[in-house]
């Protein structure tokens, strides 16, 4: 770096440092940003993915408590909104049961992100 599974509307500061852009990529849009953001260090927190103890043994490929010592992650705004690619309904156009995201709605993957597991 890959693949496979889960999860992703919850939750969480202060202080130093550097010193302009930052929010994943494209593209609108928002927003946070010299009153110091982004990022790094420190200390401190929130998390129950690994794990640790208690249960559980459900026959469904699926579970329940407790814990923050340890491995990770993480501490702004729903993955910060929405499109990218399907399908489907309303709309528009009209030649036709075809066209299209001119527009609305709902559903579905992609893609990011985090752990664990293989190889």
């Nucleotide at each position: 770096g890959a693949u496979u599974u889960a999860u992703a509307a919850a939750g969480a500061a202060g202080c130093g440092g550097c010193g302009a852009g930052a929010g994943a990529u494209c593209a609108g849009g928002c927003u946070c940003a010299c009153a110091g953001a982004c990022c790094c260090g420190c200390u401190g927190g929130c998390a129950a993915c690994c794990c640790u103890c208690c249960a559980a043994u459900g026959u469904a490929u699926c579970a329940g408590g407790a814990g923050a010592a340890g491995g990770u992650g993480c501490c702004a705004a729903a993955u910060c909104c929405u499109g990218u690619c399907c399908c489907g309904a309303u709309u528009a156009a009209c030649a036709a049961u075809u066209u299209a995201c001119c527009a609305u709605c709902g559903g579905g993957g992609a893609a990011u992100a985090u752990a664990a597991a293989u190889g």